[in-house]
Context: one part of a larger RNA
């Protein structure tokens, strides 16, 4: 070195299972609820099945009879019309009694007795006789018709209980009695309630996701001197306002400073000088404007109607600028100017609906309904190119499809943080910066901490601690050799060289760590997938069960706690160990 056999399990990101954690899907399923929308069940009412009688009490109609007081006035005049007569031995007026009404004055009715008259037309009034007739209003009574409600009673089916027979039978049918009863039940429809049940929804961006923030429009910077240009880059604004703050003709020039000047002051009003923009222009910022786009006065409504050549921006949808033409108008002597505001924000497509107008259509015809057209109105549709008129949550009981396009472990890059070293040296060290310590600062190294990034791995790279077995570095804990010392000695401090060997046992805790006890020459610091689970364990973390506290209406949740909880692999190759042979 090769071969064979026997071992071992460090590696083959070993085998097994299209990762169960995490994210994504306009995926799924269950569960919850004061998510949305339905709905069973339940409740209410109406009608039907549904008949009879009595009483009470309402509504409506008809007939008859009554009823009616402002003031003035004989006096309790409802209103309108007709009207000169009407009533009376078929018993008037007056009287008595009773009743009703009442504004307490009287009106009406009935009865008694009695016997011949009473009322009107004339005076007061807006209106003249209930003298008489007709109609009618207000309020009321009686009769009648009709329609309700309530209560009681009756009866059929129905309900319930007992009973006879089939029959052994609490079923069923049948016989009888009692009970219930026009109610209940049932059907149809209306309204309510309704996680009992069902179907669904529950946004995106995002240096993983969640929490937070944002989502449309305007201004500036980033933006690299055309335009445009990203980020959870840096700063701010808008979701209006104005009938003058619009149009036009004419006129004017600001802010600030200095000096002067009663009250008067830093600053009020007045004067002089300087004053190119520093003022003002409704509002953010930028651009612009003193020939003014700024300030004032007069007159006014172009903050018009119908069109529009031609351009700019934009994927489109749309947005912006615009000469000119026709009509009617304002100002101006005229030329002219005016289709809102110095400009850039002040916003919302389509559908659906509403209002007004309309020489449009009008289902045989005439109309109408309805539609069209023109103008206007109704959305924090703000997730602002707006999925619907209408929508929240839980899942550790979970599932599927995917992702290393994206998190948790480990690795990688980085090195803010961390650790270690160095530079400068204010100061401490009685004196003296550097024996020792070293502020304010500066420069490196390492890749052990906490992070950042998201590069391999989600068709799987098993995660803390312990056990076992280790191996390396040296920034050395002990042992060895030196320098300096604020080294007398003893004991130390600090620095340099040095990795050969060595470098604890117990108690508590799952602990690493840490505290404690007792030793030791010493009880080192780190790397090795925070070494080592195809070597062990499984106490912790991190499934399903259960409980407490807290949170939540709830399903449930909690780097809160607590009890419990399946750790698979017969070794092919490499590596390593042993034996035998060549």
């Nucleotide at each position: 070195u090769c071969u064979a056999c026997g071992g071992c399990u460090a590696g083959a990101c070993g085998g097994a299972a299209a990762g169960a954690c995490c994210c994504c899907g306009u995926g799924a399923a269950c569960c919850u609820u004061u998510a949305c929308u339905a709905u069973a069940a339940c409740c209410u009412c109406a009608c039907a099945u549904u008949g009879a009688a009595u009483a009470u009490u309402g509504g409506u109609g008809a007939u008859u009879u009554u009823u009616g007081u402002g003031u003035a006035g004989g006096a309790u005049a409802g209103c309108u019309g007709g009207g000169a007569g009407a009533u009376g031995u078929u018993g008037a007026u007056a009287u008595u009694u009773a009743a009703a009404c009442g504004c307490c004055a009287g009106u009406u009715u009935a009865a008694a007795a009695g016997u011949a008259a009473u009322c009107g037309u004339u005076c007061u009034u807006g209106a003249a006789a209930u003298a008489c007739c007709a109609g009618u209003c207000u309020a009321a009574a009686a009769u009648u018709a009709u329609u309700g409600a309530u209560a009681u009673u009756c009866u059929a089916a129905u309900u319930u209980a007992u009973u006879u027979u089939g029959u052994a039978a609490u079923c069923c049918a049948u016989u009888a009695u009692a009970u219930u009863a026009a109610a209940a039940g049932u059907g149809u429809g209306u309204g309510g309630c309704g996680g009992g049940u069902a179907g669904u929804u529950u946004g995106a961006c995002u240096g993983g996701g969640g929490c937070g923030g944002u989502c449309u429009c305007c201004u500036c910077c980033u933006a690299a001197a055309a335009a445009g240009u990203a980020a959870c880059g840096g700063a701010g604004g808008a979701g209006u306002a104005c009938a003058a703050a619009g149009g036009u003709a004419c006129c004017c020039u600001c802010a600030a400073u200095a000096c002067g000047u009663u009250u008067g002051g830093a600053a009020a009003u007045c004067g002089u000088a300087u004053g190119u923009u520093g003022a003002g222009c409704a509002u953010a910022a930028g651009a612009g404007c003193a020939u003014a786009u700024g300030g004032g006065u007069g007159c006014u409504u172009a903050a018009c109607u119908g069109u529009a050549a031609g351009a700019u921006a934009g994927a489109c949808a749309u947005a912006u600028c615009a000469a000119a033409c026709a009509g009617a108008u304002a100002c101006g002597a005229a030329a002219g100017u005016a289709g809102g505001u110095u400009c850039u924000a002040g916003u919302g497509a389509u559908c659906c609906g509403a209002u007004a107008a309309u020489u449009c259509u009008g289902u045989a015809u005439g109309g109408a309904a309805a539609g069209g057209u023109u103008a206007u109105c109704g959305c924090u549709c703000a997730a602002c190119g707006g999925a619907u008129a209408a929508a929240a949550g839980g899942u550790a009981c979970u599932c599927c499809g995917g992702g290393g396009a994206u998190a948790a472990c480990a690795g990688g890059c980085u090195a803010a943080u961390a650790u270690u070293g160095c530079c400068c040296a204010a100061g401490a060290g009685u004196u003296c910066a550097u024996a020792u310590c070293g502020a304010c600062g500066g420069c490196a190294a390492u890749g052990u901490u906490u992070g950042g990034c998201a590069c391999c791995u989600c068709g799987a790279u098993g995660u803390c601690g312990g056990c076992u077995c280790a191996u390396c570095a040296c920034a050395u804990c002990c042992u060895g050799g030196a320098g300096c010392u604020g080294g007398a000695g003893u004991u130390g401090g600090u620095u340099c060289c040095a990795a050969g060997g060595g470098u604890a046992u117990g108690g508590c805790u799952g602990u690493u760590c840490g505290c404690c006890a007792u030793u030791u020459a010493a009880a080192g610091u780190g790397g090795u997938a925070c070494g080592c689970g195809a070597g062990c364990u499984g106490g912790g973390u991190u499934u399903a069960g259960a409980a407490c506290g807290u949170c939540g209406u709830g399903a449930g949740a909690c780097a809160g706690u607590u009890c419990g909880g399946u750790c698979c692999c017969u070794a092919u190759c490499u590596a390593c160990c042993g034996u035998a042979g060549a």
A computed fold for a 582-nucleotide part of an RNA from Diaphorina citri, annotated as large-subunit ribosomal RNA, domain V. Rfam family: Bacterial large subunit ribosomal RNA. Taxonomically the source falls in Diaphorina (Eukaryota, Protostomia, Dicondylia, Hemiptera).